This is a predicted structure of a 110-nucleotide RNA (SAM riboswitch aptamer (S box leader)) from Pullulanibacillus camelliae. The model forms 97% of the base pairs in the Rfam consensus. The sequence was found by an Rfam model in a public genome assembly. NCBI's taxonomy places the organism under Bacteria, Bacilli, Caryophanales, Sporolactobacillaceae, Pullulanibacillus.
RNA sequence: AUCUUAUCAAGAGUGACCGAGGGAACAGGCCCAAUGACGUCCAGCAACCUUCCUUAAUGGAACAGGUGCUACAUCCUGCAGAAUGAUUAUCUCAUUCUGAAAGAUAAGGU
Numbered sequence: 001a002u003c004u005u006a007u008c009a010a011g012a013g014u015g016a017c018c019g020a021g022g023g024a025a026c027a028g029g030c031c032c033a034a035u036g037a038c039g040u041c042c043a044g045c046a047a048c049c050u051u052c053c054u055u056a057a058u059g060g061a062a063c064a065g066g067u068g069c070u071a072c073a074u075c076c077u078g079c080a081g082a083a084u085g086a087u088u089a090u091c092u093c094a095u096u097c098u099g100a101a102a103g104a105u106a107a108g109g110u
Base pairs, nucleotide, nucleotide: 001110002109003108004107005106006105007104008103013042015041016040017039021032022031023030026078027077028076029075043070044069045068048066049065050062051061052060053059074102079099080098081097082096083095084094085093086092
C1' cells in the first nucleotide's frame, strides 16, 4: 500500500504546556475556537488483540501488555431505493427510513 472480517447514536478533564486555526479529502451546510480550540503530556474511557472462568453455540470477569478513543451520529448531506408531504400531474423539492460508496479503528492475510 492493498484484501478480508467486525464495529462505528454508549463512554471518557473546570489538569499542565502550546498559540491559530480546527471538525479526514472535495462541495454545500452546521458548528468548535484568544473565556485558548487543534496538537503534545498527564489523566481517563473502552475492551479489538490479550488473560481467566464457562458453554453445544455462547456468555461472564479482569486491565499488567499491543493498539484505539476522550465536542457535535463517522457533526449532517452528496449515490440508489422506499414512505409521507408540497405540486393538477410528470419533473422537482422537503422530511424520515433502508442500503451502497467513502472514511476511521481493530484483527488476520498478501